A computed fold for a 91-nucleotide RNA from Thiobacillus sp., annotated as c-di-GMP-I riboswitch aptamer.
The sequence was found by an Rfam model in a public genome assembly.
The prediction has a mean pLDDT of 86.
The model forms 100% of the base pairs in the Rfam consensus.
Its Rfam family is "c-di-GMP-I riboswitch aptamer". Rfam describes the family as follows. GEMM was predicted in a large-scale screen for bacterial structured RNA regulatory elements. Its family is annotated with cyclic-di-GMP binding in the Gene Ontology.
RNA sequence: CACCGAACAGGGCAAACCCGCCGCGAGACGGGGACGCAAAGUUACCGGUCUCAGCCUCCCCUUGGGCGGCCGAGACAGCGGAACCGCCGGC
Numbered sequence: 001c002a003c004c005g006a007a008c009a010g011g012g013c014a015a016a017c018c019c020g021c022c023g024c025g026a027g028a029c030g031g032g033g034a035c036g037c038a039a040a041g042u043u044a045c046c047g048g049u050c051u052c053a054g055c056c057u058c059c060c061c062u063u064g065g066g067c068g069g070c071c072g073a074g075a076c077a078g079c080g081g082a083a084c085c086g087c088c089g090g091c
Stems, first nucleotide, its partner, number of pairs: 003090003012037002017032004022027001035078001041084003045081003048076005054070003058066003
């Protein structure tokens, strides 16, 4: 430096769900809680998914609603890729 995670040390994080709280929402934050995680550390750069608003086509059971598309603003890093950083050990 590259690769790897069977065992070791110190440990770390925390899904669903519940409570509080913020947000129109996707979701965020705090507490509880552990399904899992060797990057489940960081970054929305690429793809993806989701939300809200507007517009367009079509459809329906037409004060309204739905599929698809475009566009704007957002969310997700525990969906994949990429970048940066990093513990222990093995090779």